[in-house]
RNA sequence: GAGUUUGAUCCUGGCUCAGAUUGAACGCUGGCGGCAUGCUUUACACAUGCAAGUCGAACGGCAGCACGGGUGCUUGCACCUGGUGGCGAGUGGCGGACGGGUGAGGAAUGCACCGGAACGUAUCUUCAAGUGGGGGAUAACGCAUCGAAAGGUGUGCUAAUACCGCAUAAUCUCUGAGGAGAAAAGCAGGGGCUCUUAGGACCUUGUGCUUUUGGAGCGGCCGAUGCCUGAUUAGCUAGUUGGUGGGGUAAAGGCCUACCAAGGCUUCGAUCAGUAGUUGGUCUGAGAGGACGCCCAGCCACACUGGGACUGAGACACGGCCCAGACUCCUACGGGAGGCAGCAGUGGGGAAUUUUGGACAAUGGGGGCAACCCUGAUCCAGCCAUGCCGCGUGAGUGAAGAAGGCCUUCGGGUUGUCAACCGCUUUCAUACGGAACGAAAACUUACUCAAUAACACUGGGUGAGGCUGACGGUACCGUAAGAGGAAGCACCGGCUAACUACGUGCCAGCAGCCGCGGUAAUACGUAGGGUGCGAGCGUUAAUCGGAAUUACUGGGCGUAAAGCGUGCGCAGGCGGUUUUGUAAGUCAGAUGUGAAAUCCCCGGGCUUAACCUAGGAAGUGCGUUUGAUACUGCCGAGCUGGAGUUCGGAAGAGGGGGGUGGAAUUCCAGGUGUAGCGGUGAAAUGCGUAGAUAUCUGGAGGAACACCAGUGGCGAAGGCGGUUCGGUAAGUUAAGCGUGACGCUCACGCACGAAAGCGUGGGUAGCAAACAGGAUUAGAUACCCUGGUAGUCCACGCCGUAAACGAUGGGUACUAGGUGUCUGGGGUAUUGACCCCCUGGGUGCCGUAGCUAACGCAUUAAGUACCCCGCCUGGGGAGUACGGCCGCAAGGUUAAAACUCAAAGGAAUUGACGGGGGCCCGCACAAGCGGUGGAGCAUGUGGUUCAAUUCGACGCAACGCGAAGAACCUUACCUGGGCUAGACAACGGUGGACCGCUCUGGAAACAGAGUUUUCCCUUCGGGGACUGCCGGUUCAGGUGCUGCAUGGCUGUCGUCAGCUCGUGCCGUGAGGUGUUGGGUUAAGUCCCGCAACGAGCGCAACCCUUGCCCUUAGUUGCCACCAUUCAGUUGGGCACUCUAAGGGGACUGCCGGCGUCAAGCCGGAGGAAGGCGAGGACGACGUCAAGUCAUCAUGGCCCUUAUGCCCAGGGCUACACACGUGCUACAAUGGGCGGUACAAAGGGUUGCAACCCCGCGAGGGCAAGCUAAUCCCAAAAAGCCGUCCCCAGUUCGGAUUGGAGUCUGCAACUCGACUCCAUGAAGGUGGAAUCGCUAGUAAUCGCGGAUCAGCAUGCCGCGGUGAAUACGUUCCCGGGCCUUGUACCCA
Repeated sequence: GAGUUUGAUCCUGGCUCAGAUUGAACGCUGGCGGCAUGCUUUACACAUGCAAGUCGAACGGCAGCACGGGUGCUUGCACCUGGUGGCGAGUGGCGGACGGGUGAGGAAUGCACCGGAACGUAUCUUCAAGUGGGGGAUAACGCAUCGAAAGGUGUGCUAAUACCGCAUAAUCUCUGAGGAGAAAAGCAGGGGCUCUUAGGACCUUGUGCUUUUGGAGCGGCCGAUGCCUGAUUAGCUAGUUGGUGGGGUAAAGGCCUACCAAGGCUUCGAUCAGUAGUUGGUCUGAGAGGACGCCCAGCCACACUGGGACUGAGACACGGCCCAGACUCCUACGGGAGGCAGCAGUGGGGAAUUUUGGACAAUGGGGGCAACCCUGAUCCAGCCAUGCCGCGUGAGUGAAGAAGGCCUUCGGGUUGUCAACCGCUUUCAUACGGAACGAAAACUUACUCAAUAACACUGGGUGAGGCUGACGGUACCGUAAGAGGAAGCACCGGCUAACUACGUGCCAGCAGCCGCGGUAAUACGUAGGGUGCGAGCGUUAAUCGGAAUUACUGGGCGUAAAGCGUGCGCAGGCGGUUUUGUAAGUCAGAUGUGAAAUCCCCGGGCUUAACCUAGGAAGUGCGUUUGAUACUGCCGAGCUGGAGUUCGGAAGAGGGGGGUGGAAUUCCAGGUGUAGCGGUGAAAUGCGUAGAUAUCUGGAGGAACACCAGUGGCGAAGGCGGUUCGGUAAGUUAAGCGUGACGCUCACGCACGAAAGCGUGGGUAGCAAACAGGAUUAGAUACCCUGGUAGUCCACGCCGUAAACGAUGGGUACUAGGUGUCUGGGGUAUUGACCCCCUGGGUGCCGUAGCUAACGCAUUAAGUACCCCGCCUGGGGAGUACGGCCGCAAGGUUAAAACUCAAAGGAAUUGACGGGGGCCCGCACAAGCGGUGGAGCAUGUGGUUCAAUUCGACGCAACGCGAAGAACCUUACCUGGGCUAGACAACGGUGGACCGCUCUGGAAACAGAGUUUUCCCUUCGGGGACUGCCGGUUCAGGUGCUGCAUGGCUGUCGUCAGCUCGUGCCGUGAGGUGUUGGGUUAAGUCCCGCAACGAGCGCAACCCUUGCCCUUAGUUGCCACCAUUCAGUUGGGCACUCUAAGGGGACUGCCGGCGUCAAGCCGGAGGAAGGCGAGGACGACGUCAAGUCAUCAUGGCCCUUAUGCCCAGGGCUACACACGUGCUACAAUGGGCGGUACAAAGGGUUGCAACCCCGCGAGGGCAAGCUAAUCCCAAAAAGCCGUCCCCAGUUCGGAUUGGAGUCUGCAACUCGACUCCAUGAAGGUGGAAUCGCUAGUAAUCGCGGAUCAGCAUGCCGCGGUGAAUACGUUCCCGGGCCUUGUACCCA
């Protein structure tokens, strides 16, 4: 920096990612080289080999080897011989305390850094002095002997640089200051003089030895400072702290001991527990920090586990000893042996870590005079991509943009100059050849210097000679051949660079977080392509970073996590003003130290780099010293402003104690009085005729104190309220005197601390947990009611918690104002009280700057600063468990972890919702009328059934819906029979007009046979339409799937009044404003106001029908007047009706009132119509993944001799049942019969059909008219007049069934409608519930049409007759606007 909480926003806050790193491991892959690294786990156990020896110039010697000598002889054998080189074992010396390994233990006996005094020191160096003279042993060895072995015993011999005395003492130690005590060793080389027992003595050089003075280096000891976590570890300590004497040590010291004293450590964290080797440094980080301590280097500790000492200069000793233990091995069972945390290696453990290699050539170490020996230290090699670094896997040209792959809109795109082709180069690898540095010493020799008697010896220097290489025939160089041998891994939804196809279908799987996958997955798997890195790439684990997410640098606490309930107060922290001194802090200079390596800078060496290396810088630290003195500290002296004391006032439910008062409730006694009282939403339990309630009088007792009373007062908080008395405390105000910083805060501690609760003893009127009863309820362990015990009250003692809240710790200072209120003081004026002004202390409201995520806070800060304390660090688990402390108990306090989630939260915004509020509307309720729900039937649906009962529609907004009409067809379903380029379209070939008709088989499709006919145009070449057959694949076809991939269309909220935009303004932002407000309207309709001003889609209007009038025009319409007829029939007329074109008319225009001088509302006039006249069409932004892939279109998927096509029959019409929508009824406002009147709107040539005739009728026959204001359907019905019926299952009702028919149609069996005769079911107005309707409406009556061969009780229209009611908006339902709450947003 990013992702992730939300519909969106800001904030808080956690989780996650991108970076760097590793002693790593795992997966896939793997060409070369250089340099590094390589048991992090079991300090687990170890086979085997090696890792510490050396010195014969200390010694006695001679087992083995070589040489020499001698003897015997078998002439190449045996024996003898320490004589020589040397040397096993042994005595002795030095070294095995170094080097190498490991990190178990250890929180200090350790490490780092800086100091210190009371010490030791082999070898080395330096100074000084010596090195004389004796002695006795002992291993080896010999003999004997024990034991399985390891090993031992006895006896005898022998040497020393082994051991012990004596002498001497420069020096050292002790001392009583006179003295006393303490040492040694030789060996090697050389030799002129002298001597000799012929060995040597002796001299000399070198070396060694003894004592001693210093030094270097090393080591031991002491002190200051720093070094992890836990207080759920708070007290620890008897050698403990100190002293004296003694002991002990190399050395100080309780290190040890005896005695004496009673100390010592600790909240600045003792003690205890856990964890850990430490440092230089390493990783990370801007830094400060955080994490780590592999390799390399310093220190420490350890060596199977525990303990101990010996030797020694040095050890309490990795490859030494003793004891104990565990384990392993040998054994003759008696007894012995061992210690890889050395190098290799083995087993085991583990995700995991190498060769039983070479060499002492170099560097270093031990021994030695030296040569030399030893050295798993070391140097090399081997293994491993474990890491870092370097190189390569080719480079140029090459468009037909090849083939192949993938995608595609089929045009193409991409892979891609990639490849091929052509010419070029040869690093690395391969083969061959050449070939280093690392090597210089030691050694030999010459010269010279020192030393010496010396030319010996020895040492230094110079020169010459010459030996030595594990690596390794390696690095490096040259030659040869040929692109020839050498590329993978991860990723491609966002973060995060990189996209398509197919497969899969919440499956398989992915995933670091968010999250992908349920049939169109850029997220799974594969492929093509792309991106990143590259001999590696990913994953996992781990650390730091990002994380300001423990905040020193650098955070917070009103509401997000977070102020202790409140005060007092010790330690601690901080502290007014002036000044002297000091110099601890602070600042500056110098100096010592801060190992090397590492990091950084600049050079150098490997071809470069990694790597190695020289020099410098750095090492922020500590010590010593010199200086400065502002600030802080400390010592001293002052000051008065902070703080406190005292004197005068005023106010107060401040605390504690003692008295006292009235009202009310309850109870008791008595009187009056009678049937109820009480209680609730309604009741009941309860009380009452044994006299309640009510009322009066008297009494008892307890508790609480109406009015005053107030965002009034007091108190630290909790809290405090009748009145009075006497104590007591605090704050405040005014003016002085006086003290002189005495102050602020406060861990731990102490005190106070509502209510409830606990203990003991009282008290108990009312109220009232628990409990009982009555109700409510599905239940009701509740809410309501009747009772009622603890308790509430008092005294004393506990408890110690609350939303103990201003959710806001205390103190001080500063920073605009305005306005209330409580309580003081002062001023002017006044007789005085007010008013007014000023000034303190409280307590509220509003508000500027500022702050805040916002809300908000704002001199009573959440502003600006300082000081001190408390507290927070994601949500849950959990304020829980365990432990401690407190408590009589209840419980309180302190206070985790495992596990789990990716959030949990705060504030604000838009919506939605509320059995929240306000305003308003709608047949929403109410007021009415008529229905549904009950019956029969019709129709649709569910369910069931079936071979099939095709499919769709499902709350409103599916269910007389798609379907404006399933006998076949329709038809999509089932059964059976058939077809396969197909019933239909395009192309090629070929034939022919096509069509029609007849016969055979068949259920038909179809198949076969026959017959008839010879299209149109023409430039006469031909072309076109139609049709049969054949052909092939590009195809046809699908009412198969997905309405959740879609278009289009539709429903619904809803004809509800809303939905938005531009610019501006406000807000960090989501958003707001406008559109809210006051009126008004059917309306976001209009007016006014307003940080808004305008605009758009909606509303309204424009359109159609209807209501009035006018004009025009009169046929098929009409008929007032004139004739005429049976008849507007005809003449005539066009006035009227009507028809159908165009106009007019209505606009709150006029009057009055109301209203803001507005919009508008109310009333009235006029008018056919009045405030939208009535009805229709018209449906904003959007919602419901609403409906439809079966109207149509269409992406994707699926079928292709079938899921396509043809045909026959069947089914969609089934039937225990349930629901919706209707029809007909149940009757007298009716039914039957007879007579009689009045419509509108439609339809009609495949049609409507009059008149007439036949039939009871459906209908039939004949047939005029009509392509329609002309003819027909066509009779309108209710109505009116008359008559019968007389309340009944009927003269109501018509289902069902039997019989007989009519019509349509190829065909009425499944399965049509209608007619006639007969039959005559249920049904007597319908439970809970529920629907429609506000006027020409409901109700009621008939008529027409579409579909249609036929088939409506459905649907769409038409007219006739023609009501009732609306007080009103409390309630139910739906909707609109404003506001409010919200833990909802799939609301």
Predicted 3D model of a 1387-nucleotide RNA (small-subunit ribosomal RNA) from an uncultured prokaryote. The RNAcentral record of the sequence draws on ENA. Rfam family: Bacterial small subunit ribosomal RNA. The coordinates come from a structure-prediction model, not an experiment, and the mean pLDDT is 86.